[in-house]
The prediction has a mean pLDDT of 84. Predicted 3D model of a 110-nucleotide RNA (SAM riboswitch aptamer (S box leader)) from uncultured Rubrobacter sp. The model forms 97% of the base pairs in the Rfam consensus. Lineage of the source: Bacteria > Bacillati > Rubrobacterales > Rubrobacteraceae > Rubrobacter.
RNA sequence: CAUCAAGAGCGGUGGAGGGAACUGGCCCAGCGAAGCCGCGGCAACCGGCGGGGGUCCACGCCCCCGUGAGGUGCCAAUUCCAGCAGGUCCCUCCGGGGACCUGAAAGAUG
Numbered sequence: 001c002a003u004c005a006a007g008a009g010c011g012g013u014g015g016a017g018g019g020a021a022c023u024g025g026c027c028c029a030g031c032g033a034a035g036c037c038g039c040g041g042c043a044a045c046c047g048g049c050g051g052g053g054g055u056c057c058a059c060g061c062c063c064c065c066g067u068g069a070g071g072u073g074c075c076a077a078u079u080c081c082a083g084c085a086g087g088u089c090c091c092u093c094c095g096g097g098g099a100c101c102u103g104a105a106a107g108a109u110g
C1' cells in the first nucleotide's frame, strides 16, 4: 500500500479444548477440539505462460482477459458478532435498552 459478504475437507495421529488477545454474547468439540503428518481442494497476491490494448514501430513499461505447473495463503459461521465515533429509526418503568448504516481501532493475508 492492496484486499478481507464469495470460494474450498477427507484420512491418520493426538486426547480437551477451540473460534488472535481482553470483556460480553453466540457457536464448534468424546458422533473426538487444538497441534502435527499425508492427500485433496479453493483462490489468483507474487511469479510463469498465452491473448488483447496503450505508449509513434520494436524493445521495455503499463492496463485488461485467460490459464494454474511453481512460491505464499486459505479450506464452520462476514475477520462468528459487539466493544470506539457519527447517523437513521424503534421501545421505555425515563434509569436506559434495541435494530440498521457508515467510519475508525485491532487483527489476518500478500
Stems, first nucleotide, its partner, number of pairs: 001110004009039005017028003022083004040075003045071002048067008079106001084103008